A computed fold for a 146-nucleotide RNA from Salipaludibacillus neizhouensis, annotated as FMN riboswitch aptamer (RFN element).

RNA sequence: CGAUUCCUUCGGGGUAGGGUGAAAUUCCCAACCGGCGGUGAUGAGGCAAUGCCUCUUAGUCCGUGACCCGGUACUAUUUUUUUAGUAACGGUGGAUUUGGUGAAACUCCAAAGCCGACAGUAAAGUCUGGAUGGGAGAAGGAUUAU
Numbered sequence: 001c002g003a004u005u006c007c008u009u010c011g012g013g014g015u016a017g018g019g020u021g022a023a024a025u026u027c028c029c030a031a032c033c034g035g036c037g038g039u040g041a042u043g044a045g046g047c048a049a050u051g052c053c054u055c056u057u058a059g060u061c062c063g064u065g066a067c068c069c070g071g072u073a074c075u076a077u078u079u080u081u082u083u084a085g086u087a088a089c090g091g092u093g094g095a096u097u098u099g100g101u102g103a104a105a106c107u108c109c110a111a112a113g114c115c116g117a118c119a120g121u122a123a124a125g126u127c128u129g130g131a132u133g134g135g136a137g138a139a140g141g142a143u144u145a146u
Stems, first nucleotide, its partner, number of pairs: 005142006017029003031126002033116002035064004043055005059114002068091003072087005096112005118129003
């Protein structure tokens, strides 16, 4: 330096103020928020310095998680049909333009946009609930071959 196997911990933010109404954090005006990995022309630092290295920059680019759907396998249930749970797998699922700089920008700068599972309820990205759950992944530790 590092294959393998295992353990522990961590792992999502947000309606201020006002209007209508019997009732709305759900409608209207307005406000606020941005998971994880990658990429990367920003920014910062270092060096033997016109290059190289380290850290760092995207809700809307590439991929991915939650949610939802499907068959399969297993388990439980049922006389049968069925129903429920778990597992790996497959599928569905949102959103950006314009101008500037430049050799090069959907990532920089400026401006204006746009998007956000399901159930409940006066119609919800922000409330309540499934969820003391799951989870992309992150950090640390152990193990031992080479």